Predicted 3D model of a 325-nucleotide part of an RNA (large-subunit ribosomal RNA, domain IV) from Bacteroides faecis.
Model confidence (mean pLDDT): 87 of 100.
The organism belongs to Bacteroides, within Bacteria.
It matches the Rfam family "Bacterial large subunit ribosomal RNA". Rfam links the family to the GO terms structural constituent of ribosome and ribosome.
The full RNA is in RNAcentral, with records from ENA.
Context: one part of a larger RNA
RNA sequence: UCACGGUUAAGGAACUAGGCAAAUUGACCCUGUAACUUCGGGAUAAAGGGUCCCAACGAGAGUUGGGCGCAGAGAAUAGGUCCAGGCAACUGUUUAACAAAAACACAGGGCUGUGCGAAAUUGAAAGAUAAUGUAUACAGCCUGACACCUGCCCGGUGCUGGAAGGUUAAGAGGAGAUGUCAUCGCAAGAGAAGCAUUGAAUUGAAGCCCCAGUAAACGGCGGCCGUAACUAUAACGGUCCUAAGGUAGCGAAAUUCCUUGUCGGGUAAGUUCCGACCUGCACGAAUGGUGUAAUGAUCUGGACACUGUCUCAACCGUGAGCUCA
Repeated sequence: UCACGGUUAAGGAACUAGGCAAAUUGACCCUGUAACUUCGGGAUAAAGGGUCCCAACGAGAGUUGGGCGCAGAGAAUAGGUCCAGGCAACUGUUUAACAAAAACACAGGGCUGUGCGAAAUUGAAAGAUAAUGUAUACAGCCUGACACCUGCCCGGUGCUGGAAGGUUAAGAGGAGAUGUCAUCGCAAGAGAAGCAUUGAAUUGAAGCCCCAGUAAACGGCGGCCGUAACUAUAACGGUCCUAAGGUAGCGAAAUUCCUUGUCGGGUAAGUUCCGACCUGCACGAAUGGUGUAAUGAUCUGGACACUGUCUCAACCGUGAGCUCA
């Protein structure tokens, strides 16, 4: 000096990113127990008291009397507590070996497909799973207990349905053209049949165009100008654009750049925290919105208790380091 263990005057978080670590609490019996609440909880809430030995009595629980110690759950093992907020309902799952969470899952909700040799998945196929199941089933996708709710847009993309018209392949079709050649012609050339090469019109499905529907499908949900008897603001009006212009609720938020916004609370002092306001750079309704008891090795702020975290360090024990061998 380091590691581990222990004790400490006065103070008691002044430490620190942060009470990290440590300390406090702790068993059993009795009393008592708030807000809130889904009436189950919260709750061991919180806050208090008791606990040894001897004698008598008693079935026992225990009662009465006496006794000792600083200390009676005499050692060890054995919740610190409360207040407020964010997120996730919950128990659960996860990055074997840097992340345990607000991520995943979940019961519940919804949409879509599938009528059974089911859809879906797998395989070249036979076949297999689904399922020895049958729409209260199975599969895919989204949301995520519960309560109150879930607004507007189908123009784009997707999906479903439609079939009048347009476009459209192979195929069908075969007008015509070309080569060859009998024959005709003095020649130039013309040229039947056949065999080849090519080939117009016409016909020709789905798809696409088209017409509808569909947003708990993918998604989207405006701008400018004016206006009230102080000022300010604008219930109101005008205008442009759009498929439609963000409803309820929430809001400087896990979302707010400006920003330590402004006001209030808490502190002597508060970029964090809580309650409001709304000017939402860039919330918003199952990519769910807003609440919410209980739960959480979750995150954030505060308080009490407690302490070597600190003021500020000291001492003790064990092991190493170090010295010698």